[in-house]
Context: one part of a larger RNA
């Protein structure tokens, strides 16, 4: 140097993307314990006190067991080593417990419990197999499939025009077949010697007929989605309950809101702080939120992410010192 350890005046996060990494805390007995809640939590909340030996006495045990009380006693230190929690306060996400990128990712990803829709009457839809069988399920709609949401609370608005499924069937269109006018080719035969042509064999083939589907008519959004523009106007100004047009299938409702979503943005106002592109709390100008691609809250939970604080620290001011073990010399 360089790994692993142990100790460090005064400071105590000034370190740093960030308390990363350590250091606080710790066991057990007593007191004590907030907001908030789903009334179960939170909660070991926070916040404090005690712990050793020895003698006596009171209750106790089987027990010098246990717990009390009154003296005393030693030590730098009595949970005398080791292991053995640091804590609060906001805020996003995700309700949790779980499950994942074996080997750079444990997360707000996945699953969940719930709630929808939706297929399926048993030989059942579904899957798997040329079939036989087979799962389904030795089950039978309180049941299996598929899809989507994602405990609870409160709630889930409009739009069926596109495109998707479900009906429906009267008209358009429309396959193979079905149907055979009609041509055409051969040549008996007739022939004005040009040419006509039966019947049979062949090659063709026009009407008509002819399902589903499409097209047309409904319905359907917790089915893939979608959810405007301009101008004007109120006795200061500004703004616009108001009033015009234009467009559209319909023009975003309720919550929220600079948001994990806000470019302009370090937006403006308030709090923290001397000083605060982050963080909290309002405003609303939402460039580009918004209602089961679910919106908003939400007690618990989180090796989750952010902002603060108390404690405690060699992170750091700014370094020293001490052990091991490597390295490096020399052998």
């Nucleotide at each position: 140097u360089c790994a692993u350890g142990g100790c460090u005046a005064a400071g105590g996060a000034a370190c740093u993307a960030g308390g990363c990494a350590a250091a606080u805390u710790a066991a057990c007995c007593c007191u004590g314990u907030a907001a908030c809640u789903u009334c179960g939590g939170g909660a070991g909340a926070a916040a404090g006190g005690g712990u050793c030996c020895c003698u006596g006495c009171u209750c106790u045990u089987a027990a010098a067991u246990g717990a009390g009380u009154a003296g005393g006693g030693c030590g730098c230190a009595g949970a005398g080593a080791a292991a053995u929690g640091g804590c609060c306060c906001a805020g996003g996400c995700g309700a949790c417990u779980g499950u994942u990128u074996a080997u750079c990712a444990a997360a707000a990803a996945c699953a969940c419990a719930u709630g929808g829709c939706u297929u399926u009457g048993c030989u059942a839809a579904a899957u798997c197999g040329a079939a036989a069988g087979a799962u389904g399920a030795u089950g039978u709609a309180u049941a299996a499939g598929g899809c989507c949401u994602g405990a609870c609370a409160c709630c889930u608005g409009c739009c069926c025009g596109g495109u998707g499924c479900u009906g429906g069937a009267a008209g358009g269109u429309u396959a193979a077949g079905a149907g055979g006018a009609g041509a055409u080719g051969u040549u008996a035969u007739c022939u004005u010697c040009g040419g006509a042509g039966a019947a049979g064999c062949a090659u063709u083939g026009a009407a008509u007929u002819g399902a589903a589907g499409c097209c047309c008519c409904a319905g359907u959004a917790a089915a893939c989605g979608g959810c405007g523009g301009c101008c004007g106007u109120a006795a200061c100004u500004a703004u616009a309950a108001c009033g015009g047009u234009c467009c559209u299938a319909a023009g975003g409702u309720a919550g929220c809101g600079a948001a994990a979503u806000u470019c302009c943005u370090u937006g403006u106002c308030g709090g923290g702080u001397a000083a605060g592109u982050u963080c909290c709390g309002a405003c609303c100008u939402g460039c580009a939120c918004g209602a089961a691609u679910g919106g908003u809250g939400u007690a618990a939970c989180g090796a989750u992410c952010u902002g603060g604080g108390c404690a405690c620290u060699g992170u750091c001011u700014c370094a020293g010192c001490c052990a091991u073990g490597a390295g490096c010399u020399c052998g």
This is a predicted structure of a 331-nucleotide part of an RNA (large-subunit ribosomal RNA, domain IV) from Natronoflexus pectinivorans. Taxonomically the source falls in Natronoflexus (Bacteria, Pseudomonadati, Bacteroidota, Marinilabiliales). It matches the Rfam family "Bacterial large subunit ribosomal RNA". Its family is annotated with structural constituent of ribosome and ribosome in the Gene Ontology. The full RNA is in RNAcentral, with records from ENA.